The RNA shown here (FMN riboswitch aptamer (RFN element)) has 148 nucleotides and comes from a Nitriliruptoraceae bacterium.
[in-house]
């Protein structure tokens, strides 16, 4: 240092403010923020990834019709359907950059300009306030072991 496995922790940030207005961290002015990998160089905006949204399937809970077993209550670790719910894979859909300078090499550094930000609630529209979420992730660190 690596191959497998099993377990631990870790893993998302931002309006003090002025203004209009009955009311607005939502509008106007002015701030601020920027998840992971990788990329010859340090990225919010180059390339991919993840969360949210939407489908498809597969089992696994839970209700409900039905059927079959049962003398019956109605019960059944039974079959069919058929809503809903979380999970698992595949898949779709997801937003933004440009000039200059340095240098072997930068849309990463430095100078200058600009630009994006889901859904759903909220006396008024919302990256930034609630809420999904003491949630889940992409992946990062270890710790035992186990092959070469």
């Nucleotide at each position: 240092g690596u191959u497998c496995g099993u377990c631990u922790c870790c893993g998302g940030g931002g309006a003090c403010g002025g203004g209009u207005g009955g009311a607005a961290c939502u509008c106007c002015c002015u701030g601020c923020c920027g998840g992971c990998g990788g990329u010859g160089a340090c990225a919010g905006c180059c390339c991919g990834c993840g969360a949210c949204c939407c489908g498809u399937c597969g089992g696994c809970g839970c209700g409900u019709g039905c059927g079959a077993c049962g003398c019956g209550a109605c019960g059944u670790c039974c079959g069919c359907a058929u809503g809903c719910g979380a999970c698992g894979a595949c898949g779709g859909u997801u937003g933004a950059c440009c000039c200059g300078g340095u240098g072997c090499g930068a849309u990463c550094c430095c100078g200058g300009g600009g630009c994006c930000g889901a859904c759903g609630g909220u006396g008024a529209c919302a990256g930034u306030c609630c809420g999904g979420a003491u949630g889940g992730c992409a992946g990062g660190a270890g710790a035992c072991g186990u092959g070469g």
Of the family's consensus pairs, 100% are formed in the model. It was read from a public genome assembly, where an Rfam model found it.